A computed fold for a 95-nucleotide RNA from a Clostridiaceae bacterium, annotated as THF (Tetrahydrofolate) riboswitch aptamer.
[in-house]
C1' cells in the first nucleotide's frame, strides 16, 4: 500500500410491563437547540423545547362510581432477534 472485518444514532418484529381512551401521546408544519461507530467534522437521518394545524373505539360486568376485564391508540419503556453512518483518520486480521 491492497483486500476483508468489527463498531453509532436509529428502523422493523416479538414478548413483558405501563399510559391514555373525561385525549394525553403518536404523526404533520414552522422556528430554536442538542446528541450521534474509537477520534474529528457532519445531515435530507435521530432527540428536546416552543408555536401552530389536524385528530380517535369503545364495550361488558359488579356490592361502594370506582374497580376489573376485553378492545382501541400510526401510544411509552425494558428485553430479545434482525437491519444499520457520509468524508477523513484510527483499531483488528490476511498479505
Nucleotide at each position: 500500500g491492497u483486500c476483508a472485518g468489527a463498531g453509532u444514532a436509529a428502523g422493523c418484529u416479538g414478548u413483558c410491563a405501563g399510559c391514555g381512551u373525561u385525549a394525553a401521546g403518536u404523526g404533520g408544519u414552522u422556528g430554536a437547540g442538542g446528541a450521534u461507530g474509537g477520534a474529528a467534522c457532519g445531515u435530507u437521518g435521530c432527540c428536546u423545547c416552543a408555536a401552530u394545524a389536524c385528530g380517535a373505539a369503545a364495550a361488558u360486568a359488579a356490592a361502594a362510581a370506582u374497580u376489573a376485564u376485553u378492545g382501541c391508540g400510526g401510544u411509552u419503556g425494558a428485553c430479545a432477534g434482525u437491519u444499520g453512518c457520509g468524508u477523513u483518520c484510527a483499531c483488528u486480521g490476511c498479505u